[in-house]
Overview
A computed fold for a 694-nucleotide part of an RNA from a Phycisphaerae bacterium, annotated as large-subunit ribosomal RNA, domain II. Lineage of the source: Bacteria > Pseudomonadati > Planctomycetota > Phycisphaerae. The coordinates come from a structure-prediction model, not an experiment, and the mean pLDDT is 82.
Context: one part of a larger RNA
RNA sequence: ACCGGCGAGUUUUCCUAUACGGCGAGGUUAAUCCGUUAAGCGGAGCAACCGCAGUGAAAGCGAGCGUGAAAUGCGCGAUCCAGUCGUAUGGGGAAGACCCGAAACCUAGUGAUCUACCCAUGGCCAGGUUGAAUCUCGAGUAAAAUCGGGAGGAGGACCGAACCCGUUAACGUUGAAAAGUUAUGGGAUGAGCUGUGGGGAGGAGUGAAAGUCUAAUCAAACUGGGAGAUAUCUGGUUCUCCUCGAAAUAGCUUUUGGGCUAGCCUCGUGCCACUACACCUCGGGGGUAGAGCCACUGGUCUAGGAUGAGGGCCCACCAGGCUACUCACCUUAACCAAACUCCGAAUACCGAGGUGACUAUCACGGGAGUCAGACUACGGGGGAUAAACUUCGUGGUCGAAAGGGAAACAGCCCUAAUCGCCAGCUAAGGUCCCAAAUUCAUGCUCAGUGCAUAAGGAAGUCAGAUUGCUAAGACAGCCAGGAUGUUGGCUUGGAAGCAGCCACCAUUUAAAAAGUGCGUAACAGCUUACUGGUCGAGCAAUUUGGCGCCGAUAAUGAUCGGGACUAAGCAUGAAACCGAAGCUGCGGGUUGGUUUCUUCCUGCGAGAGGAUUCCAGCGGUAGAGGAGCGUUGCACGCCGCGUCGAAGCGGUACCGUAAGGAGCCGUGGAGCGCGUGCAAGUGAGAAUGCCGGU
Numbered sequence: 001a002c003c004g005g006c007g008a009g010u011u012u013u014c015c016u017a018u019a020c021g022g023c024g025a026g027g028u029u030a031a032u033c034c035g036u037u038a039a040g041c042g043g044a045g046c047a048a049c050c051g052c053a054g055u056g057a058a059a060g061c062g063a064g065c066g067u068g069a070a071a072u073g074c075g076c077g078a079u080c081c082a083g084u085c086g087u088a089u090g091g092g093g094a095a096g097a098c099c100c101g102a103a104a105c106c107u108a109g110u111g112a113u114c115u116a117c118c119c120a121u122g123g124c125c126a127g128g129u130u131g132a133a134u135c136u137c138g139a140g141u142a143a144a145a146u147c148g149g150g151a152g153g154a155g156g157a158c159c160g161a162a163c164c165c166g167u168u169a170a171c172g173u174u175g176a177a178a179a180g181u182u183a184u185g186g187g188a189u190g191a192g193c194u195g196u197g198g199g200g201a202g203g204a205g206u207g208a209a210a211g212u213c214u215a216a217u218c219a220a221a222c223u224g225g226g227a228g229a230u231a232u233c234u235g236g237u238u239c240u241c242c243u244c245g246a247a248a249u250a251g252c253u254u255u256u257g258g259g260c261u262a263g264c265c266u267c268g269u270g271c272c273a274c275u276a277c278a279c280c281u282c283g284g285g286g287g288u289a290g291a292g293c294c295a296c297u298g299g300u301c302u303a304g305g306a307u308g309a310g311g312g313c314c315c316a317c318c319a320g321g322c323u324a325c326u327c328a329c330c331u332u333a334a335c336c337a338a339a340c341u342c343c344g345a346a347u348a349c350c351g352a353g354g355u356g357a358c359u360a361u362c363a364c365g366g367g368a369g370u371c372a373g374a375c376u377a378c379g380g381g382g383g384a385u386a387a388a389c390u391u392c393g394u395g396g397u398c399g400a401a402a403g404g405g406a407a408a409c410a411g412c413c414c415u416a417a418u419c420g421c422c423a424g425c426u427a428a429g430g431u432c433c434c435a436a437a438u439u440c441a442u443g444c445u446c447a448g449u450g451c452a453u454a455a456g457g458a459a460g461u462c463a464g465a466u467u468g469c470u471a472a473g474a475c476a477g478c479c480a481g482g483a484u485g486u487u488g489g490c491u492u493g494g495a496a497g498c499a500g501c502c503a504c505c506a507u508u509u510a511a512a513a514a515g516u517g518c519g520u521a522a523c524a525g526c527u528u529a530c531u532g533g534u535c536g537a538g539c540a541a542u543u544u545g546g547c548g549c550c551g552a553u554a555a556u557g558a559u560c561g562g563g564a565c566u567a568a569g570c571a572u573g574a575a576a577c578c579g580a581a582g583c584u585g586c587g588g589g590u591u592g593g594u595u596u597c598u599u600c601c602u603g604c605g606a607g608a609g610g611a612u613u614c615c616a617g618c619g620g621u622a623g624a625g626g627a628g629c630g631u632u633g634c635a636c637g638c639c640g641c642g643u644c645g646a647a648g649c650g651g652u653a654c655c656g657u658a659a660g661g662a663g664c665c666g667u668g669g670a671g672c673g674c675g676u677g678c679a680a681g682u683g684a685g686a687a688u689g690c691c692g693g694u
Stems, first nucleotide, its partner, number of pairs: 001694006011095013026050003032044004054061002064076004098236002101233001105226006117199008125190001127159003130155001134151006163187003168183004202218001204214002239628006249262005263370002265367006275360001277356008290343001291341002297337004303331003307328004311323004373398010403414003418588004423584003429578003432563003438575001440573005450565001456550002460547010477534005483507003488502003513528001517526002589618005596611005629683001631680008640672002648667005654661002
């Protein structure tokens, strides 16, 4: 891992609701007693419980009672009357209470054969080295000290085996080993190592102290018990079909991933109307969007002012003058605001009437689940007008929704799947091939733009607008001219059109600047404006829109889904067509309503069942409601089947909407089934489930 088996809402009691049944102003017995039978049943109906009457604290009174001296007041009641017992089911309380799961707590014991420490008694430490005290001999001294030789053999001394330890590294890491091996290393006469026996223990021991060790277990050992501790937490919770179908919000609490109540779902009963809801009409209040601001508050900004205050400068005795300084005020021109408003919608909301609609509303009762939401569009806040960010509001989808489209793609677009069909029509989206359907029309685009992006840039190209020039010849090119006063004045070393400053005249002209750009030290030289000629038809400038271009850099080749495409790209347009589980057609099922018929129940009625007509519905998680299948056992019936072969197992083309159920064949070798009812140890794929097998 797989296969097989086991594996989770049970039981008792009380309350409550529903269904069915008994009796009914009553209902019912628990214990007990009696009787009969021997399983139990029947009886008594005392006592007790619920109900038939309430009220008061109570005595008590009683359709009333209490309050009070009293009350027509006030409070609770009656006048409107059904209960009770049982069975089943839903839910709740008390119990382990659907199952498995803690870490822990308490109690009684068992452990020091491991290990830490202590006690008693034993054992062990190759070999080598160093050479303390002390003694002695000699030298030496006044005597000592001191020096040298020898003897001596101290030391938590040295080197190093046994022995003890475990420094570093590698290996080992489903190991040879639940801590080792190899190499290397530390101690090795000591606070040494070790044998045997003994001591003290669980909030306790022991500890040269690491929370270490106390039997592979230690921030409180192990074993039994309390015990099924508790678990607002995680996981799991077993057959089928049918109808309906949520929530992820608000309030409160809070330890903020928990809970309670409301809201939203479901089932039942009642209500049957000026109901809910939708639309139309009418009547309302508002201060949002927008807009506006000499209409307020606050802010921004232009130009000014014979205004005021302050600063600076001049002057200074006073008075005063100037100011491209600041503030305020006034005028002028323009602008801004969630916490501005002289104004002011659309919607929304409230009320009334009408129409549609037909219980969808509302009330009461039984049962829930939900209270981490996600994205998207629009309106906001936070953030950086960031985030698949965060937080609100309104709608949508997902959640709980399959199908078609978007290549793939919960939340986008289209559209809501009862089942079947080798029928038709459409939606979004598409129609060259992959791949169902047009190789449609008219324009545009040349960039493979299409098939990622900005500021910014450009005689790309198409269509348009405005202005000017133009056969009295434009625009471009070519030929020619482009002069004179004058080298204007100033400045300057120089300044002659062309460093700079000022001025920018006049003349001759077809035209020609007090000079457009190069150039020179300064001149010169080239060139332009301007003019004529040649040529012969449009030219120039500004601007709007369409589609393109550059800007454009990333790691496998990878930004049309691919092939490819110059349309099969883009824009506009018209017919066609394709395209879904949408709609239609035909057939089937089922739910609700309805029509008609029929059966049952005692008679009408009401009710229940069956068939039938028509209409409407039938996605679905949590969840509510309904109907069934199967397993095991029991009772009754069929007095069913079975050695002429039961159950079980294997095979199989049959039946049923499903759970499932037959028939036949084989195997097997002795029990089993059907109908009705009852009762459950009643259905497994998941629980890091348990046990076994492979």